[in-house]
RNA sequence: CACACUGGAAAGCGAGUGACCGUUCACUCCACCCAAGGGGCAAGGCGUCGUUUCGACGUUGAAACUCUCAGGUACCGAUGACAGUGGG
Repeated sequence: CACACUGGAAAGCGAGUGACCGUUCACUCCACCCAAGGGGCAAGGCGUCGUUUCGACGUUGAAACUCUCAGGUACCGAUGACAGUGGG
């Protein structure tokens, strides 16, 4: 680093319209979730300038934090960061 197995959450039985004849799919609106993926930032580092043991500007800079673009929101089912085991 990828693979196999195992564990693994959150949030609406919302309203409307259409298709369609089984209670399934698509779209719109409102309300929500964050753990596919994605965006953002601290300290610190580096550089430049200055009124120079400090300050300004630029650059770099992580996440399970944050945003909610994407994805998702009754049960079932599915997704699934992350963790364990196994061998490569």
Glycine riboswitch aptamer from Ilumatobacter coccineus YM16-304, 88 nucleotides, folded computationally.
Its Rfam family is "Glycine riboswitch aptamer". Rfam links the family to the GO term glycine biosynthetic process.
Of the family's consensus pairs, 95% are formed in the model.
RNAcentral records the identical sequence in 2 taxa.